[in-house]
Context: one part of a larger RNA
Parts: sequence; C1' cells; structure tokens
RNA sequence: UUGGGUUUAAAGGGUCCGUAGGCGGAUCAUUAAGUCAGUGGUGAAAGCCGGCAGCUCAACUGUCGAACUGCCAUUGAUACUGAUGAUCUUGAAUACGGUUGAAGUUGGCGGAAUAGGUCAUGUAGCGGUGAAAUGCUUAGAUAUGACCUAGAACACCGAUUGCGAAGGCAGACAACUAAGCCGUUAUUGACGACGAGGGACGAAAGCGUGAGGAUUAGAUACCCUUGUAGUCCACGCCCUAAACGAUGAGAACUAGAUGUUGGAGGAAUUUAUAAUCCUUUAGUAUCGUAGCUAACGCGAUAAGUUCUCCGCCUGGGGAGUACGGCCGCAAGGUUAAAACUC
Repeated sequence: UUGGGUUUAAAGGGUCCGUAGGCGGAUCAUUAAGUCAGUGGUGAAAGCCGGCAGCUCAACUGUCGAACUGCCAUUGAUACUGAUGAUCUUGAAUACGGUUGAAGUUGGCGGAAUAGGUCAUGUAGCGGUGAAAUGCUUAGAUAUGACCUAGAACACCGAUUGCGAAGGCAGACAACUAAGCCGUUAUUGACGACGAGGGACGAAAGCGUGAGGAUUAGAUACCCUUGUAGUCCACGCCCUAAACGAUGAGAACUAGAUGUUGGAGGAAUUUAUAAUCCUUUAGUAUCGUAGCUAACGCGAUAAGUUCUCCGCCUGGGGAGUACGGCCGCAAGGUUAAAACUC
C1' cells in the first nucleotide's frame, strides 16, 4: 500500500464553530469536460506470449502473428457525473403565534447551620475515643437565651426529572442574553451535511496580581503591623481527566410493548379547570422482534441495513519516553521516535 477494524480485545479527537477539500434534493433545456462507441495515427527493435522453421535434441536462433491494456486526432451517443441557464419545495434557514427548562451573565436579598464577639441564666466539668490522651474550663467553660459580625454552601421540594455543544448547571427575586420544542405553512429557494489546518470554549488541581507602615535614589524585598484564602471573588494564565454512553458528526430505512418530561389536536364528562382516553410531535428510560456480535450484550436514542465526511489503530515492553519544534511565568502540555528486548 491493499485489505480489515475502532462499547469492553490496539483504535472516536474533551466539545463546538468553521477555511481548504472530497460529498450533495426535484424538474426541464443547452453543452459534451469526465464516460461510452466507431475510424485514423502513434505505441522503435529486442524481450514476453502463440504458430512454424534452423542447429542430432535443448538452451539458443530465425520467421510470421498476437500483444503493447497507453497516448493523440476525428466522427458520433447523452443514461449518469460535471458546466451553464431556467423552474420547484420536501433539505436548510427566516417570519409570526405560543411554550419549556438547575442554559448563561450581573445585581441586591433570605433562612438554617458553623465560627467568633458582647450581655444574661447557671455550675463543674466539657470534649474526644474501641479505650484513652493532647486540648478547653472556677480568670466561670460546656449547656441555654438575646443581640452583633464573618465567610462559604443552599436541607425539604428532588425524581430512572429537566437544561446545555461539551466541561457543566440547583435558595428565592429582578434585569440583560442565548437556545430548544410545538403550531401556522407565510417568506427565501439547496442557501446543505462533514470538516485537514485554524479559532473559541473547556471539571478538578495548579500559577501570577489584587493590604498598610518603615528603610531606600528606587524597594514591586529583607524589617514591622495584621495569625494570614491553597479553597471564595475579580482579572490574566494553565488546557489536562475513567473530559465515559469507554460508543465521532449528519442523513435515510427497518416489529412491537410499557413508563415518563415538554408541546399540539381531538373525544366523552364537567359551570370551568383538572383528572381520564385517543392521535401526533420533540426528548428521556425499561423490555423486546428481525438482524448484528467472539461473547457479554445492542436492538428506531442500534453495536441492525446503507450513504457522505473526519479522527484514530496495526504484537508486548522500551514509551506517551528521548531528541528537536511549538506553547507556557512555572508546573508542565502538545507533536513524537529508535536502539535494545520478549
């Protein structure tokens, strides 16, 4: 390279946006680049392959043919791909009307608990452990009550719930901002899906800065004050995780059953809502048919049947290491071997 793979055996990039690029809905017309057919030219000889012949045979040689799968020109074909033009609405987007949520940012506010302070009640222990001790306490602790201060986190509701691209998101309220879903099919008319590089975001841990007084030319230090934020906050970095569904994104198709969340429509009932049932749609779960799988299992949220595009894998160790490059204040990250060995 071909081929084969990627939940758990090696292998899905942490996530999204997006450049190049390969891929791409329906109808009509034109063109004829790809594609297909005919013809002509060329494709040296030798060699290879086939027939025949010459050395006694063979190797070898001669001769004839085929082949040279290609390229060029020309004449045609037009289903598919491309190009150009026109049209369309189902993909995509927009509009309008609803609706949903712990989606994000900012602000002030709240109660419980904890710690500290003051006052009061009150007296000998408290605390802690398997048992103890250290520790606290007659300078009055622990306990109880009132008030004050501080920081962090938000019990119950709470769920197999919901939202978000992922990381992640939970007291209640307000402001600002984003998104999904449903309905109407109103508008645009393929505007799309993927996406090497690139950009943005990215748990936790970690890094820098975020007091004052002196000294001093300065003093981002040494000294002093404050028992001191690694944690919380602001800004700037770091860029990694079992970043997991260990399952890339998008699209189409392929039995059912049962829950549940958000919407829409309908039925009977009702004063009306709600509850109930039916249909539909977007999620989220459980079971399961066909099929798949090494098995476990997956099974319309596929690991089934297919298409497009990207990442990645190729025995174990050495090693996610060395060297070099790039990034970083640092910690380190990223890219990434070989010798050797089994």